The RNA shown here (SAM riboswitch aptamer (S box leader)) has 109 nucleotides and comes from Thermomicrobium sp.
[in-house]
RNA sequence: CGCUCAUCUCGAGCGGUGGAGGGAACGGCCCGACGAAACCCGGCAACCAGCGCAGCUCCUGCGCCAGGUGCCAAUGCCGGCGGAGUAUGAAGACUCCGCACGAUGAGCG
Numbered sequence: 001c002g003c004u005c006a007u008c009u010c011g012a013g014c015g016g017u018g019g020a021g022g023g024a025a026c027g028g029c030c031c032g033a034c035g036a037a038a039c040c041c042g043g044c045a046a047c048c049a050g051c052g053c054a055g056c057u058c059c060u061g062c063g064c065c066a067g068g069u070g071c072c073a074a075u076g077c078c079g080g081c082g083g084a085g086u087a088u089g090a091a092g093a094c095u096c097c098g099c100a101c102g103a104u105g106a107g108c109g
Stems, first nucleotide, its partner, number of pairs: 001109008013041001015040003021031003026079003042072003047068002050064006076101001081098006
């Protein structure tokens, strides 16, 4: 870097250093000197690993733990493509579903 599978409306600081950016990209809309990113500490969660129990053969479920990741504004902040619906004269708006794109984990190449 590519492919496959799973998940993506839960949760998480009134701390320290730091000083202007950040929310993937694009369009919006937001966050930020009442302090952004980053680092440290702290925290959340439980994908994988480990342990136990049950079913069961080589898998599944439940529980424990917290070693490897991950995460800690806003649904993945919203939208982009397609479909269905609502009200409207229309433009546009709103609701729902799916796709795409993306993120994280696990596996494979």
The sequence was found by an Rfam model in a public genome assembly.